[in-house]
Molecule: Bacterial RNase P class A
Organism: Rodentibacter rarus
């Protein structure tokens, strides 16, 4: 002083003026309706002045609601709100019955409310490193697919060398050496042999037992046997093991309000019951036309598997205590507009039921830690 990996925090900032949404508190309007409150009027006694009783309503008089105005305080889009891949919370269907298609996942231990998602580990690849990546079960249960080349590509060979016999021709033998091909079925070295071959050995490779770490994948400066190779591919169809109700905030709940509880026609071994068949259960309707009336409001809707600080286990994912904290709810859709000033000159980009991830984009800015080269000492 360069270049790099890995993690975290930010998303232009500060002020003034005006404007938009919700929410809290004041203070005012508040028709109709609500809720108190209330005679005459009825019955009884009466000293005829009244008194007591029970009940309705107009009226007064009060309070509350919904709504509208002022003011005051205080609150208002993300890191990916974006895709609609995955989970799940929440509604709704039904008793989440049973099978079958069908759909996911795929080393091993964890962790989570679950996942296809994260943590840590193992196997293999990449990278000088720090690290990064894997769609990682099974090919002796079948099936299938490897074009052309090449003597031959699956229980698969002899082209061209090489040896032997032969005068030739041609006939054995042989896969070690060449070729072809993405791939020719274990290396290297000795030994045999006619010329070679794991044919034999001797190391390394694989394969199976033991053993030794290790929960485990799995590993080994470990030990024995065994020539041991009829290879490849499953993000090919399949098999194995696990594992799954469906639909969805336009889910769905109340209130209100209108009509003609209209007509015909077709099924009854029918039709219906929230993915697709079949069985069981349940239930009485389903369909098609024809014509008549309505379509307004409330609610779900944001206190959450929430966020922050500090202590504890736990390699870590994340967990347990504790204390603090309330950070949008719109409803044709709110956060803009001027003006000044600073720099790092501002990208991708706007919530709509919420939450855990994964993917895509995408201008910068700061922090930590680790690794590699160059210099110099």
């Nucleotide at each position: 002083c360069g270049a790099g990996u890995u993690g975290g925090u930010u998303a232009g900032a500060c002020a003034a003026u005006c404007g938009c949404u919700g929410g809290u508190u004041u203070a005012u309007u508040g028709a109709a309706g609500c809720c108190c409150u209330u005679a005459a009027c009825c019955g009884u006694g009466u000293u005829c002045g009244c008194a007591c009783g029970a009940c309705c309503u107009a009226g007064u008089g009060g309070g509350a609601c919904a709504a509208g105005u002022a003011a005051a305080c205080g609150a208002g889009a993300g890191g990916a709100a974006a895709g609609u891949c995955c989970g799940a919370g929440c509604u709704a269907c039904a008793c989440a019955g049973g099978g079958c298609a069908g759909a996911g996942u795929g080393c091993c231990g964890g962790a989570u409310a679950a996942c296809g998602u994260c943590c840590g580990g193992g196997a293999g690849g990449c990278g000088u490193g720090a690290g990064c990546c894997u769609a990682c079960g099974a090919c002796c249960a079948g099936u299938g697919c490897a074009a052309c080349a090449g003597a031959g590509a699956g229980a698969a060979g002899a082209c061209c060398g090489c040896c032997g016999u032969g005068c030739a021709a041609a006939c054995g033998g042989u896969a070690a050496g060449g070729g072809u091909g993405a791939a020719a079925g274990g290396g290297u070295g000795c030994g045999g042999u006619a010329a070679g071959a794991g044919c034999g050995c001797a190391c390394c490779g694989u394969g199976c037992c033991a053993u030794c770490g290790g929960u485990a994948a799995c590993g080994g400066u470990u030990g024995g046997c065994a020539g041991c190779a009829g290879g490849g591919u499953a993000a090919a169809c399949u098999c194995c093991a696990c594992u799954c109700g469906u639909a969805g905030c336009a889910a769905g709940a109340c209130c209100a309000a209108a009509u003609a509880g209209g007509a015909a026609c077709u099924c009854a071994a029918u039709g219906g019951a929230u993915g697709g068949c079949c069985c069981g259960u349940c239930c009485a309707g389903a369909g098609u036309u024809c014509g008549g009336g309505u379509a307004g409001g409330u609610c779900g809707c944001u206190u959450g598997a929430g966020c922050g600080g500090c202590g504890g286990g736990g390699u870590a994912a994340u967990u347990c205590g504790u204390c603090g904290c309330c950070u949008a709810g719109a409803g044709g859709a709110a956060u803009g507009a001027u003006u000044g000033u600073c720099c790092a000159c501002g990208a991708c980009a706007g919530a709509a039921c919420u939450c855990g991830g994964c993917u895509u984009a995408u201008c910068g800015a700061c922090c930590a830690a680790c690794u590699c080269a160059a210099u110099a000492u």